[in-house]
Parts: sequence; C1' cells; structure tokens
RNA sequence: GACCUUGUGGCGCAACGAUAGCGUGUCUGACUUCAGAUCGGAAGGUUGCAUGUUCAAAUCACGUCAGGGUCA
Repeated sequence: GACCUUGUGGCGCAACGAUAGCGUGUCUGACUUCAGAUCGGAAGGUUGCAUGUUCAAAUCACGUCAGGGUCA
C1' cells in the first nucleotide's frame, strides 16, 4: 500500500430493508431470621462516526475512525 473481516445496553452475543431482542450483570418486590437459590417487575441503546439510497436502514452504497487477519 491492496484486500477481507469485526464494531449493537456494564459484559458476551442475536436481529439475511418493516416493534432493536436474548443471556449475564445492576436496581427493586415476593420468599427467608439474614443471605443464597427461585419467581415477578424495572432501569439501562443517538446500532463506532458522517453523508447518501429508500415510504421505511443495525441491515444497502460511499467516506472515515478503531480492532483483527491475508498478501505485497
């Protein structure tokens, strides 16, 4: 330098153009003498950033930033 790949709640991951979910963690209620386990509820996301395409974008296109990889 060229190409490929990844980026989504605190953490680990889903969602092949139409409500952004799951596990775990956090808070809270029930249970318990207390805690744990179990069960119920809640909070937590400008989907790395920016522009565009589209009625509609996490998803498609271009650019850019960061991590990983292949080649030179």

The RNA shown here (transfer RNA) has 72 nucleotides and comes from Eleutherodactylus coqui.
RNAcentral holds the sequence, with entries from Rfam.
Its Rfam family is "tRNA". It is annotated as a transfer RNA.
The organism belongs to Eleutherodactylus, within Eukaryota.